[in-house]
Context: one part of a larger RNA
RNA sequence: CCUUCCUUAAGGAACUCGGCAAUUUAACUCCGUAACUUCGGGAGAAGGAGUGCCCUGGGGGGUGAAGUCCUUUACGGAUGGAGCGCCCUGGGGUCGCAGUUAAUUGGCCCUGGUGACUGUUUAACAAAAACACAGGUCUCUGCUGAAGCCGAAAGGCGACGUAUAGGGGCUGACGCCUGCCCAGUGCCGGAAGGUCAAGGGGAGUGGUGCAAGCUACGAACUGAAGCCCCGGUGAACGGCGGCCGUAACUAUAACGGUCCUAAGGUACCGAAGUCCCUUGUCGGGUAAGUUCCGACCCGCAGGAAAGGCGUAACAACUGGGGCGCUGUCUCAAGGAAGGACUCG
Numbered sequence: 001c002c003u004u005c006c007u008u009a010a011g012g013a014a015c016u017c018g019g020c021a022a023u024u025u026a027a028c029u030c031c032g033u034a035a036c037u038u039c040g041g042g043a044g045a046a047g048g049a050g051u052g053c054c055c056u057g058g059g060g061g062g063u064g065a066a067g068u069c070c071u072u073u074a075c076g077g078a079u080g081g082a083g084c085g086c087c088c089u090g091g092g093g094u095c096g097c098a099g100u101u102a103a104u105u106g107g108c109c110c111u112g113g114u115g116a117c118u119g120u121u122u123a124a125c126a127a128a129a130a131c132a133c134a135g136g137u138c139u140c141u142g143c144u145g146a147a148g149c150c151g152a153a154a155g156g157c158g159a160c161g162u163a164u165a166g167g168g169g170c171u172g173a174c175g176c177c178u179g180c181c182c183a184g185u186g187c188c189g190g191a192a193g194g195u196c197a198a199g200g201g202g203a204g205u206g207g208u209g210c211a212a213g214c215u216a217c218g219a220a221c222u223g224a225a226g227c228c229c230c231g232g233u234g235a236a237c238g239g240c241g242g243c244c245g246u247a248a249c250u251a252u253a254a255c256g257g258u259c260c261u262a263a264g265g266u267a268c269c270g271a272a273g274u275c276c277c278u279u280g281u282c283g284g285g286u287a288a289g290u291u292c293c294g295a296c297c298c299g300c301a302g303g304a305a306a307g308g309c310g311u312a313a314c315a316a317c318u319g320g321g322g323c324g325c326u327g328u329c330u331c332a333a334g335g336a337a338g339g340a341c342u343c344g
Stems, first nucleotide, its partner, number of pairs: 001339008010330002014328001019325001027051005036041001038173001052094009062084002067079004071074001095099001107323007114315002119131002135171007148157003174310004179240003184237002186233005193228003199222002204217005241259005268302001269299001280296005
């Protein structure tokens, strides 16, 4: 010096990205417990008190000996209450600094974000706000072979099921909600019309032959799906404007004009896990706060099932603050064991 431990004056997070680590706390009995809440919870909230040993008293219930009595003499019944141990509780005394004396054995609170929750996951750097989840919704599927999936096929799963069933997509408890656009793309519907292949059809034309014929080409007309066309459809893929002016201080613009569009972002939220400018501005907390909380709204570039906004409970999640407590630190010291070192 390294590893693993123990102790520490005064201070007590000044350490640090961050209280990481290590302390603190801890058992049982009693008292006592807030906001909020889905009335279950939150709760072991928080915060207090007691706890050894000896003597003695009260109450409760358990077991039930001796003795006594009875008879149908039995491993009988009745009475009886000793002894033993259990629970609750009162008084007195006594020792120590300390009585859950060792060991085992929650630190707590306030306030945000995310995900409802218990679960699941990158075997061996990630356990999470990712996945899943009940619930919601859209869509496919009517069954002799469902739809879908595996398989050249036979066959199988679906299912020995039958739309309250099965498959697929999205969302993700619950509460309040989920606006506008169908122009493009997709999907669904549409016995008309346009286009359209093979096939059918053969007007007509060519080659050859003396001819009958053989042979080649071939117009009209007829001919599906698809596409065009006409509609519908957003919890389908998706999208949800610009410029100029205007009120009797100023500022701002309820209002007006104009251009474009399929339609121009509604509710709610907002410097946010989303804000570039930005440490925005104001307020709070600190002596001092690029973080945090509450507001404002100028949203570079929130926004409604790629859901929007809330939400009790829950979380080895993540941010901020506080109390307690500490070798994290000021600032280091002493000690233990095993290494390192020397010899073998």
Molecule: large-subunit ribosomal RNA, domain IV
Organism: marine eukaryotic metagenome